Context: one part of a larger RNA
RNA sequence: CUGGGCGUAAAGCGCGCGUAGGCGGUCAUGUCAGUCAGAGGUGAAAGGCCCGGGCUCAACCUGGGAACUGCCUUUGAUACUGCGUGACUUGAGUUCGGAAGAGGGUAGUGGAAUUCCCAGUGUAGGGGUGAAAUCCGUAGAUAUUGGGAAGAACACCAGUGGCGAAGGCGACUACCUGGUCCGAUACUGACGCUGAGGUGCGAAAGCGUGGGGAGCAAACAGGAUUAGAUACCCUGGUAGUCCACGCCGUAAACGAUGAGUGCUAGAUGUUGGCAGGCAUGCCUGUCAGUGUCGCAGCUAACGCGUUAAGCACUCCGCCUGGGGAGUACGGCCGCAAGGCUAAAACUC
Numbered sequence: 001c002u003g004g005g006c007g008u009a010a011a012g013c014g015c016g017c018g019u020a021g022g023c024g025g026u027c028a029u030g031u032c033a034g035u036c037a038g039a040g041g042u043g044a045a046a047g048g049c050c051c052g053g054g055c056u057c058a059a060c061c062u063g064g065g066a067a068c069u070g071c072c073u074u075u076g077a078u079a080c081u082g083c084g085u086g087a088c089u090u091g092a093g094u095u096c097g098g099a100a101g102a103g104g105g106u107a108g109u110g111g112a113a114u115u116c117c118c119a120g121u122g123u124a125g126g127g128g129u130g131a132a133a134u135c136c137g138u139a140g141a142u143a144u145u146g147g148g149a150a151g152a153a154c155a156c157c158a159g160u161g162g163c164g165a166a167g168g169c170g171a172c173u174a175c176c177u178g179g180u181c182c183g184a185u186a187c188u189g190a191c192g193c194u195g196a197g198g199u200g201c202g203a204a205a206g207c208g209u210g211g212g213g214a215g216c217a218a219a220c221a222g223g224a225u226u227a228g229a230u231a232c233c234c235u236g237g238u239a240g241u242c243c244a245c246g247c248c249g250u251a252a253a254c255g256a257u258g259a260g261u262g263c264u265a266g267a268u269g270u271u272g273g274c275a276g277g278c279a280u281g282c283c284u285g286u287c288a289g290u291g292u293c294g295c296a297g298c299u300a301a302c303g304c305g306u307u308a309a310g311c312a313c314u315c316c317g318c319c320u321g322g323g324g325a326g327u328a329c330g331g332c333c334g335c336a337a338g339g340c341u342a343a344a345a346c347u348c
Stems, first nucleotide, its partner, number of pairs: 003320004007302002012316001014201004021194003025088007033081002035077008049065006091191001092188003095184005103177007110154001114150008125136002162169002206247006215241002220236004258315006266293013297304002321348003330341004
């Protein structure tokens, strides 16, 4: 460089935004750079290849041819690509009218539960387990009633329901704020797609500073179990979990399935909108989403199947036997933990 691939065999970056680059709708016209055709020049010789010739053959030598896939000049062609100009509306966007939503941020509010504190009633147990014990309790526990404090999480609603690019988001109210869908078709007129680098976001755990700390709970301690038990079970319990600010940048970050566009039978459930019909809650159609089944087709099979893993195109990322190893070294990043990039010897 090329081939074949990437749901589960090795392989889709965790997810956006976006630079360069690559790719790019319809019509007309110009140009003729790419492209295509003709002609000319050049592409040294030797070597190699083909057909011959000379040494008795061969090696070797030698004649001719083809080839040298290229480059340059020139004459043309104009479908396609490029470039220039003009136009268009289907892609994209704007506007107007509606709609749904745990999308994000800030502030405030609420009830149930839990623990603790105070007080009342009340008396000998409570708790826990397979069974127990550690543990709590006559200094009055557990239970129950009233009052108070604190922190965290929001039962029912709740639904292969909704929203978000992903991570993720679930009490209520207000304010600030992002995106999406449907309808209308008024406007712009290709303004688009992808995206190496770059940049932002990014669960949990972890780190720094300062708060907070009810419950839970790594570590740790004790009780059991056991041959042992550095575990599973029980009683405690500190970081942490929570808040603010700053780091970390990973994951089975999963649909193990990159993004975009077009095309290719249906059936059925459900969410949001619109239209029509009958008529007041159903039917039909349609757009967008989310599920199940399934034709063609695909697949090694499992399975996928208009939400494709089908048929195609564009762009990016990635794979190339197992181990060594996502390691060493170097570099970059980080306070650290570590992350990113990423081999080889050797071995099967």
Small-subunit ribosomal RNA, central domain from a Pirellulaceae bacterium, 348 nucleotides, folded computationally. Its mean pLDDT, the model's own confidence on a scale to 100, is 89. Its Rfam family is "Bacterial small subunit ribosomal RNA".